[in-house]
Molecule: c-di-GMP-I riboswitch aptamer
Organism: Rubrivivax sp.
RNA sequence: CGGCGAGAAGGGCAAACCCGCCGAAAGGCGGCGACGCAAAGCCACCGGGCUACAGCGCUCCACAGCGCCAUGCCAGCGGGGUUGCCGGC
Numbered sequence: 001c002g003g004c005g006a007g008a009a010g011g012g013c014a015a016a017c018c019c020g021c022c023g024a025a026a027g028g029c030g031g032c033g034a035c036g037c038a039a040a041g042c043c044a045c046c047g048g049g050c051u052a053c054a055g056c057g058c059u060c061c062a063c064a065g066c067g068c069c070a071u072g073c074c075a076g077c078g079g080g081g082u083u084g085c086c087g088g089c
Base pairs, nucleotide, nucleotide: 003089004087005086012037013036018031019030020029021028022027035076041082042081043080045079046078047077048074049073050072055068056067057066058065
């Protein structure tokens, strides 16, 4: 430097539920709490997934409704990129 990962050491993160806040929603943030995680640190570049306010279309007197759509989101779906702790190897 590259790989590998143990009932190791010292630590780290925190799913669901519930509460509060933000958001149209998906979802996010904080608290609580631990299902799990060796990158469950970070990045939406590729695939995949979620949502559909606005917009467009349909319909309608209108409201409502339906369809399409990412510019929104998921890094705890996979790949890729990038940074990094430890050592029975």